Context: one part of a larger RNA
RNA sequence: GGACGAACGCUGGCGGCGCGCCUAACACAUGCAAGUCGAACGGAGAUGAAAAAAGCUUGCUUUGAUCAUCUUAGUGGCGGACGGGUGAGUAACACGUGAGCAACCUGCCUUUCAGAGGGGGAUAACGUUUGGAAACGAACGCUAAUACCGCAUAACGUAUACGGAUGGCAUCGUCUGUAUACCAAAGGAGCAAUCGCUGAAAGAUGGGCUCGCGUCCGAUUAGCUAGAUGGUGAGGUAACGGCCCACCAUGGCGACGAUCGGUAGCCGGACUGAGAGGUUGACCGGCCACAUUGGGACUGAGACACGGCCCAGACUCCUACGGGAGGCAGCAGUGAGGGAUAUUGGGCAAUGGGGGAAACCCUGACCCAGCGACGCCGCGUGAGGGAAGACGGUCUUCGGAUUGUAAACCUCUGUCUUUGGGGACGAAAAAGGACGGUACCCAAGGAGGAAGCUCCGGCUAACUACGUGCCAGCAGCCGCGGUAAUACGUAGGGAGCGAGCGUUGUCC
Numbered sequence: 001g002g003a004c005g006a007a008c009g010c011u012g013g014c015g016g017c018g019c020g021c022c023u024a025a026c027a028c029a030u031g032c033a034a035g036u037c038g039a040a041c042g043g044a045g046a047u048g049a050a051a052a053a054a055g056c057u058u059g060c061u062u063u064g065a066u067c068a069u070c071u072u073a074g075u076g077g078c079g080g081a082c083g084g085g086u087g088a089g090u091a092a093c094a095c096g097u098g099a100g101c102a103a104c105c106u107g108c109c110u111u112u113c114a115g116a117g118g119g120g121g122a123u124a125a126c127g128u129u130u131g132g133a134a135a136c137g138a139a140c141g142c143u144a145a146u147a148c149c150g151c152a153u154a155a156c157g158u159a160u161a162c163g164g165a166u167g168g169c170a171u172c173g174u175c176u177g178u179a180u181a182c183c184a185a186a187g188g189a190g191c192a193a194u195c196g197c198u199g200a201a202a203g204a205u206g207g208g209c210u211c212g213c214g215u216c217c218g219a220u221u222a223g224c225u226a227g228a229u230g231g232u233g234a235g236g237u238a239a240c241g242g243c244c245c246a247c248c249a250u251g252g253c254g255a256c257g258a259u260c261g262g263u264a265g266c267c268g269g270a271c272u273g274a275g276a277g278g279u280u281g282a283c284c285g286g287c288c289a290c291a292u293u294g295g296g297a298c299u300g301a302g303a304c305a306c307g308g309c310c311c312a313g314a315c316u317c318c319u320a321c322g323g324g325a326g327g328c329a330g331c332a333g334u335g336a337g338g339g340a341u342a343u344u345g346g347g348c349a350a351u352g353g354g355g356g357a358a359a360c361c362c363u364g365a366c367c368c369a370g371c372g373a374c375g376c377c378g379c380g381u382g383a384g385g386g387a388a389g390a391c392g393g394u395c396u397u398c399g400g401a402u403u404g405u406a407a408a409c410c411u412c413u414g415u416c417u418u419u420g421g422g423g424a425c426g427a428a429a430a431a432g433g434a435c436g437g438u439a440c441c442c443a444a445g446g447a448g449g450a451a452g453c454u455c456c457g458g459c460u461a462a463c464u465a466c467g468u469g470c471c472a473g474c475a476g477c478c479g480c481g482g483u484a485a486u487a488c489g490u491a492g493g494g495a496g497c498g499a500g501c502g503u504u505g506u507c508c
C1' cells in the first nucleotide's frame, strides 16, 4: 500500500447492486416451511331434482328408491431420498484430476417389440360393545379397489446342460441353436380424446464400486497389525471384495515416515504479489458429511431417511402417577454466549419443484419488501459575479497581516428534495403483478432541507499564540513534557480524505 462476512469511536443527505451469528453442532415459546389425486375405491355429510308410497284440508305435508353437484376422515397411488440448513465429524478414494467396471443398479422421461385370460380371500372406513386422564387402543360384525394372493399364458428374460461363430484384458464378453425349469399384468379410469397396467430390448438421466497421481503440522510419536495379510469353501450385496463366517497358511505396513498425537470439510475460486509464491475456502457453483447424543433396521427405484419408525442416554413438557409428548444445523423469532450480525413482513405475479387429465392445490425454494454507511459504485450539499478587501476572530514589530471572494449583496440553476398530475416493462392468444401508485415522465415551489473526521516534531502533506511546568499528558518507531513546548491541552490558521474519517484485529 492492498484486502475484509469485520468490530469500536466521532459523524451521517440520497440512490443502485451486493452482503449480514465468523462465538454456543448451546437451549428453544409461537406461527409457517410437503403435500396432492374423488378421472383408483367403498362410505359419510351438505345442497338440488325426483319415480313411488302414506296422510289427507285435493294441493299441500311427510317418507323417499334413484340421479346430479359440492365437501372430504379412511383404503390406495405418486411425492415426502428433491428443494432448504449447517460444517460437528472426517487427513479419508472425503475431495480434485485422469482412467476403469468383461463386477453393477436406475422410479418418472424417450424409442421399439410383445401382452393384459380366468379366479379367490381379506381389510380400513362404518356399526355395536368396550379399556384409558390423555396419547392411543381392544373384541365382534359388514364392505370396496389401480390394495393383496393363487392359477393360466411366456420370450429377444433368468438359471442349467450341450453345441456353433466371433471378440478380448486373466477371470471371460457378445451373437446364435437345442432341451428343461421358472417368473407378468388393472382391460382399471374417463362422454370421448386419452391417461394408465405387465414383460422385454435400447437410450437418457441419476447413482454405486475400483485404481494412478495430488492433498496440513509434529520423530520431544519408531515401530504398527489377529479379520490382521493371503488362500479354499460357503453366506451376503445391485455389484467386486475379509464385506461376514468356517478351515488353512503366516503374512501385511514402515525413515520414500507406518503407527500415534494435533489441526482441518475438499474444490472451482478469493485476497495479495511484477511473477514465483504466500494466505484463504464468507457470499455463488460442484462434491462430501451431519440433523439432540449413540445404535438399528423397515418401506421404497432410491434412505439406514432434518420436519418417518424402533431402542438406549441426556434434557424439556403433560399426567388422574398407571403412562404419554418433543427435537429450528428450514424461514422468522426468543433466551444465552459474544467486540459483533436483521422482520415472529408480502406474494405464489415471475422462475423452478411435488401432485393432478385438467381446473387447480401446496411450495419461508424463490421473487420482493423491511432493518444495518457492512462493502462497492454513482450523485448531491449549489453556480456565476462580487473589495468598502466590511464586521467579528487570531496574530502583531501596532504600521499591519490573515481568515478572504470567504460572507453580505446581485444574477441564475433545480440534480437530490417538497407538492400536485400521469404511470409502466417484467405477462411470448385472452385474463392474471406481491413488488407498486414503485421506477419513470410532466408541471410547480424554493438556495431553501443535506459535512464531517483525522492530522500538522522527523518518517509525512500541513505553524503560530496561550495554558501547563518530568505535572497533566502524548506515543506506530525515534522520542516529547523539569518556565518562551511547531510533539501535552485549547484557540486561530493549515494539510489530507470526504458521507465518511480514524482506531483495533487478521492476511499478503
Stems, first nucleotide, its partner, number of pairs: 001508004006504005013379006019372002021337001026335003030332003035078003040075002043072007052063005085290003095214007104207002109203007117151001119149002126141006157182011188195002216262003223253003228250006235243001265287004269280004292313005315326004343369001345368003351365001352363004382412004392403004416449001417445006426435001452497005457478003463492005473480002

This is a predicted structure of a 508-nucleotide part of an RNA (small-subunit ribosomal RNA, 5' domain) from an uncultured bacterium.